[in-house]
């Protein structure tokens, strides 16, 4: 230096051109003498920049992080 994958909430992971979603965790409330466990409800996320679009998490291009392979 070249090429290939991959990034999504605190983890963990699903989606795919039209409202960002599930488990867990976290806050509150309700059960309970307390805990735990159950219950309802909330906050919180597309690495980052630019493009194409009516519209971009999603196609394109640059870049950054990781990880693989080949010199």
């Nucleotide at each position: 230096g070249c090429g290939g994958g991959u990034g999504u909430a605190g983890u963990a992971u699903a989606g795919u051109g039209g409202u960002a979603a599930u488990a867990c965790g976290c806050g509150a409330c309700c059960u309970u003498c307390c805990c735990a466990a159950g219950g309802u409800u909330g906050a919180g996320u597309c690495g980052g920049g630019a493009g194409u679009u009516c519209g971009a998490u999603u196609c394109u291009c640059c870049u950054c992080g990781c990880c693989c392979g080949c010199u």

Transfer RNA from a Candidatus Moraniibacteriota bacterium, 71 nucleotides, folded computationally. The organism belongs to Candidatus Moraniibacteriota, within Bacteria. Rfam family: tRNA. It is annotated as a transfer RNA.